[in-house]
Context: one part of a larger RNA
Molecule: large-subunit ribosomal RNA, domain II
Organism: Candidatus Woesearchaeota archaeon
This record gives sequence, structure tokens and C1' cells, in this order.
RNA sequence: GCCAGGGAGUGCAUUUACGUGGCAAGGUUAACUCGACACGAGGAAGCCAAAGCGAAAGCAACAAGCCCGCAAGCAAUGAGGGGCGCGGUGUGAAAGCGCCGGGAGUCACGUGGAUGCGACCCGAAACCAGUCGAUCUAAUCCAGAGCAUGGUGAAGUGGGGGUAAAACCCUGUGGAAGCCAGAAGAGGUGCUGUGUGCAAGCGUUCUUCUGACUUUGGAUUAGGGGUGAAAAGCCAAUCGAGACUGGUGAUAGCUGGUUCCUACCAAAGUAGGCGGCAGUCUAGCCUCGAGCGAGACUGCAGAGCUCGUAGAGCGACGGAUUGGGGAUUUAGGCUUCGAAAGGAGUCGGUCUCUUGUCCAACUCCGAAGGGCUCUGCGUUGUAGACCUCGGGAGACGGGGUGUAUGCGUAAGGUGUACAUCCGAAAGGGGAACAACCCUGACUGCAGUUAAGGUCCCAAAGUAAUGAUUAAGUGUGAACGGGCAAAAGGUAUCUGCGCCCAGAGACAGCGGGGAGGUAGGCUUAGAAGCAGCCACCCUUUAAAAAGUGCGUAACAGCUUACCCGUCAAGAGCGCGGGUCCUUAAAAUGGACGGGGCUAAAUCAUUCACCGAUACUGCAGGCGACCCAAAAGGUCGCGGUAGGUAGGCGUCUGGCUUGGACAGAACGCAGUUCGAGAGAAUUGCGGGACCGAGCUGGAAUGAAAAUCCUGGC
Repeated sequence: GCCAGGGAGUGCAUUUACGUGGCAAGGUUAACUCGACACGAGGAAGCCAAAGCGAAAGCAACAAGCCCGCAAGCAAUGAGGGGCGCGGUGUGAAAGCGCCGGGAGUCACGUGGAUGCGACCCGAAACCAGUCGAUCUAAUCCAGAGCAUGGUGAAGUGGGGGUAAAACCCUGUGGAAGCCAGAAGAGGUGCUGUGUGCAAGCGUUCUUCUGACUUUGGAUUAGGGGUGAAAAGCCAAUCGAGACUGGUGAUAGCUGGUUCCUACCAAAGUAGGCGGCAGUCUAGCCUCGAGCGAGACUGCAGAGCUCGUAGAGCGACGGAUUGGGGAUUUAGGCUUCGAAAGGAGUCGGUCUCUUGUCCAACUCCGAAGGGCUCUGCGUUGUAGACCUCGGGAGACGGGGUGUAUGCGUAAGGUGUACAUCCGAAAGGGGAACAACCCUGACUGCAGUUAAGGUCCCAAAGUAAUGAUUAAGUGUGAACGGGCAAAAGGUAUCUGCGCCCAGAGACAGCGGGGAGGUAGGCUUAGAAGCAGCCACCCUUUAAAAAGUGCGUAACAGCUUACCCGUCAAGAGCGCGGGUCCUUAAAAUGGACGGGGCUAAAUCAUUCACCGAUACUGCAGGCGACCCAAAAGGUCGCGGUAGGUAGGCGUCUGGCUUGGACAGAACGCAGUUCGAGAGAAUUGCGGGACCGAGCUGGAAUGAAAAUCCUGGC
């Protein structure tokens, strides 16, 4: 891992609601006793109900007086229901207010829920008590054992030297030392070697080896205790408090698991409280039942009222805020004139004129739109809505998108409101992709469309008309996976305005481009062309006191300007479309791919494809109408969850069957049922097994790192 078997809402007590039944102003026994002993009989103690109000003392109520009114009914009437009235009691001076009053309970069984108990099952880390442990290991004690061989050579001491004597020196001897190398022994540093040898091994390297050394046997210290050259180490493979047994099924707001079918409906992740934030209570939201009896909803239109957002405005307030002018000296500052009085300038203040702006917490204004009320239309409801009461929940971690916003540089960020979707939603599209687009799946068959598409992959147009693009631009609704800017382009298409042009424009080419004069000044020189000033006149078709190059200065070339030639558009400006540059990332790479010059882009048009949508036919189920049947209307995605009806297993009772002429069970089929399942055939098997009704359950397995076994 697989298979088989086992494996989780149970029992008792109390309580609550509903269902069924008995009796009913009553209902019922308990222990216990008798007994022919699963039956039954007795047993009234007790319990609940029959009266309430009040803290208490205490006091103590409608067998119906009036009206309305559902079902029903011609009507009167009218169970229940509603409104009054009246009454009891408490409080109060009173008015008033609170609770209560016109009889329904109780017992049994069943089911849903609650509470107490282990309380659906498994799971702690821990806490406490008692007991057992020092054969491992720590320390200590008693009695023992062990340490190859070398090296070094302390004290002491012999001899010699030396001294007054010593000290001291030399040389022997000697054999000290938590000395050195190193075997046994003890240890366990690196290889971060090897890699499971039933749970720390092995190899190599390394440390120590007369000592605070190693070791044998015996003994002592025990769990908040020991021992510890101290690492919270060790105390029997267990230690920040041993092991075992018990308390014990500790507790777990936490994790996991929780077993057959179908039908109807279907949530919430919000508000408030909580040492509350992984939880829970109440409300809201779901479901089921009952009651009541006529409205409920607000989509559209109209009318009235309301609001202070967007925008706007500020010479309407509060606040912020640009430049300029004027006035005023305002016990102001600085500078200045003056002997002083006083004066002037400037800055600042205040006032005024003009000019330019801003605001969530500014508003003289003010939409679209929202809200409320009424009316009409609409939807829904006597086939019972809305509402009320009662039983049962779940949930109280949310998330995405659009719009409006707070915080943030921003974020697949974070906090809100409204709407919507996912959550709990399948199908089609978006290459793939919870929440983007289309669309809400009862079943079968067929058709028509939506979003999106129609060259091939791949269903459907190589469709039509007009235009644009030459960049593979593009072939992307958006999201994520990057998007692409400022700026620029004599790339190209297009709109508009102005201007020149057949009296010939623009560009090119041919020719002219002169004279006073080398203007004056300056200067070494200054002649159109270093610089300064002026910039006239003449001849002309036209020609500057000169546009640029050039010279030392001249010269020379050229331009403006004019004529000719040629021949039909030219120049300038403001817009729009497409395209290009700007444009750099790490393996080779992405329009989904191939590929495409349309199969790209813009505009128009007609076909077609395309879903569980819609339609048709057939069928199933639910709710309602319906005496039944037939028929009709509406409905049938679904997690947590509520409700309802069923299937199957074991077993008791009653009734009734099958079986050696073959039971259960196994294998393989067939039929029936929406399904859980049921029936049956063949083969195997070889002795028990059903059905109907009614009871009782240790009653349904795929999961729990589930348990046991097998493989």
C1' cells in the first nucleotide's frame, strides 16, 4: 500500500414542544404487598391541575352585560377571535399603572430539543497518590587488580677542584616528576569518510597512558528527591523533574473522523454583550408547524415636500492667496534735510480702487439623482399573502468586480457604502483561469438563438461594398503574463484657412544685376561686406550706400531684384487617421499555434456556426385548483441546515409458507424500481431459509498518520 473483519449521537434522570391514545374538573400512582408469577390485583403517601395578587402581613375574582366579526348561512345569527365594560390584588393622596379573571388538565407511548452525568468517537503537553528502581550512569566508601619498552635526569650523595671555613665549579652516583615518545588500557578530534550493522557501529586519523590514572567485586545516596570539576549532565535505550499502577473515559473554545436512498425549501460570515477576538449568548438571515383573516410590495408615470453632493462661487461668511495704483501718519522701524519746530523717502500697518487664485472639516448658490407622502398603472394575495406565536437550526474567519470614498508613493494593499457574483453554480465564450461576458442544469429526442465566432488545427463566409496600413504595425474587450510616455518625423491619407499662379506662379536653366561713389567718419588701409553714423539721388525691365564667401586693402564669386525660357500647379499655417523613431535582460519563444499583406484596422450589409438558454414532442416528481379520473396553472442548480417519505441488516411475538426432487451462501447473467434495493435464471454449494402485521436494536463504512489479521 491493498484486501477482509472491527470502528463514532447511546442509556438513565429531570425538563420542554409536538404527535397518537386513555380518562377528564380532574388525571396518576411510588416504594411495597399479594399472586395461578413476563399477565394481573392491591397500595392515595406523593405529584400536576383546579386562583390570583403581594417582599410580606395579608386580601381574594365574569357558570356572560354591550358591540364588532371569520368560516357557515337567504337572513337573523354566529364556536373560536377582537373591542369595551365589570371584577381580584399590589402600588398610589388621587389620577393612573403592573399582574390576573368568562373551567383543561393529567397519565402513557413515540419523536425533536435542553440540562446533569465520559454523553458522537479517537487524541494531549500536564497534575496528584502509591509503588519499584543506582545490574546503565553520577558521586562516595570498603576489599582487590593493572600500567610493554625507551627518553630526560630533581634532591641527596662519592671523588676531584676551590675557600680561613663555607659558598661555588667539574665529574660520577642517584632516580624525582599531575615530565617526554609510545604498547596494553582509557578516550572519541578531523575525515562533516562509511551508512543501519535490530536502536550511536566500522575504517583511518587523533588525545592520554605513575595519575585529579584505569579497572573488578561489594556497599550507600531516590523523584521536587539524589548525584553532578556544572553540560539543566546523569539516575536501567526514558530526564527542564524516572518508570509503573491508580485517580482516569482528567480536560482539550483545538485537529481529524462520523457509515443507506429519494423528495421540498434553503442560509450566514452582520449588530450588540462577554479577560470577548480560533469561542459563545441575544437579535438579523434559513426551515417546519399552528393561529389570524385582507392586504402586501414598490417596478413605471404624475404631483407635493425634503436634501446640500457633482459643479460653481467667494464684492455672501470662515480661512488661504498674486501683482499694481491711491489715501492715511498710524505715539511703528530705518535713512535723510533742519539749530529746532517740522519736513522728505522707504518698509510695515490700516482703508480703498484694480488685477490673479484656492478649500473634506467655507457656502450667496446648486443639479443629475436619492428619500418621504398621495394618486394611477403594475406584481402578488381568501387556492390565505403580510403579520403573530411556537419547535429545530446553521452561521457570527469571507472573497471578487462595478460605482462613490478614507488611509497609503504604491500593491493580487487596507477600511467603508450601494449593487452584483463566487462562496453554495454546472453549461457556452475568454488558449488554459472561483467570482469578466452569455446563461441559472428534472429526464430523453429534435429544432432556434446568446456571448463569441466563420483560412487550417476546429463547427460556420478564403462573404460583399468603401477606405486606411507596408510597420508582420496588427491578428489581445478587460484582468493577470508588462503597459508604453514626453518629444520628434518632407512616412502616408484626409479636412479647413490664407496666399501666388495662363496678364505664366514655384523649382531649375540662360541673361542682366548699373551710375553719383572708394557715401561720411575712423583707420597704416576700411573701396557694399573690422567698427561708428547716415542709408539719399540718378539711369532703368531691374539692381541694397548691400545676403554670404573672399582680399593686407582692392580684385573675384554670390544673393536680393529684373528679363527670358519652360509649363501647371506652388507656398505657408491649423486640425484628423494610420505608420515610424523614442523602445535595453539575462536557456530559444510565442498573435493559443500554423500561418496571414489580409486571415490587419475603420465603416456598412447580408448569411451561417454556436450553450444544459428558448421552442416543440414525450416522460417523471412537487405545490395548488379539482369528490375521483381527466385536465389546468406554477415550479423542480444547490453547501451548512430544516422538513418529509422510503430501502436494507439482526432479533422477539402473532399469522402463514419454502427446502436433500437441493436452504443459506458464492460466481456470472436477466428483469423491475427515480434510488436505497427487489425478483429471478444457470453453475457451484450441501442444510437450513423466508413472507405479512407488530415490537426491540451494540443496525448500513472509503477515509479518522483509525484498530487487528492476511498478502